The RNA shown here (FMN riboswitch aptamer (RFN element)) has 101 nucleotides and comes from a pig gut metagenome.
RNA sequence: UUCGGGGCGGAGUGAAAUUCUCCACCGGCGGUUAAAGUCCGCGAGCCUUACGGCUGAAUCGGUGAAAUUCCGAUACCGACGGUAUAGUCCGGAUGAAAGAA
Numbered sequence: 001u002u003c004g005g006g007g008c009g010g011a012g013u014g015a016a017a018u019u020c021u022c023c024a025c026c027g028g029c030g031g032u033u034a035a036a037g038u039c040c041g042c043g044a045g046c047c048u049u050a051c052g053g054c055u056g057a058a059u060c061g062g063u064g065a066a067a068u069u070c071c072g073a074u075a076c077c078g079a080c081g082g083u084a085u086a087g088u089c090c091g092g093a094u095g096a097a098a099g100a101a
Base pairs, nucleotide, nucleotide: 001101002100003099009023010022011021012020024088025087026078027077028042029041030040031039037076038075045054046053047052058074059073060072061071062070080091081090082089
């Protein structure tokens, strides 16, 4: 210097919902004997004048030398403000950043 986050499609109720209900869809960065949203950390976010602090979620079976990472099955999680209650819409953000080249 450059790069650096994805996702509401269908149906229902309603005056009003991409926010509720049913079905669906998505998964940042580094590490880990083997590939991870759910392991260990980090960033983002929130609190604080600052130092600093807080911060989500997985089990069972299989293969293997090795996997909570692969395969099969069934689960679960997702900041703040706005709006009919939002992981997916709009906004701070043409921002910032873990980091990568």

Description:
Its mean pLDDT, the model's own confidence on a scale to 100, is 86.